[in-house]
RNA sequence: GCAUCAAGAGUAGGGCUGACGCCCUCGCCAACCUGCCUGCCUGGGCAAGGUGGUUUCCUGAAAGGGGAUGUGGCCGGAUCGGCAACGAACGGG
Numbered sequence: 001g002c003a004u005c006a007a008g009a010g011u012a013g014g015g016c017u018g019a020c021g022c023c024c025u026c027g028c029c030a031a032c033c034u035g036c037c038u039g040c041c042u043g044g045g046c047a048a049g050g051u052g053g054u055u056u057c058c059u060g061a062a063a064g065g066g067g068a069u070g071u072g073g074c075c076g077g078a079u080c081g082g083c084a085a086c087g088a089a090c091g092g093g
Stems, first nucleotide, its partner, number of pairs: 001071005010026001012025005027054003032050003035046003041093002043090001057066003073083004
């Protein structure tokens, strides 16, 4: 810079803190990135890898302002090279 903040999902266990709150584990939710589902495009899909979330962000009459999340990961000898990504998922155009 761009996109989203519509919906969804725990009165779980543990740790730290004076508190707010943060972190870990397990479960669950969600297609933002990667990958895959068909050779390609498009649309749709799959919670596999990477994140995030688990109660609906704050303010304002509105416009707007602020805030949050995403814009793959790991390894190495690093302008380059390598590695992993399910037993899931398309009689669509």
Molecule: SAM-I/IV (S-adenosyl methionine) riboswitch aptamer
Organism: uncultured Methyloceanibacter sp.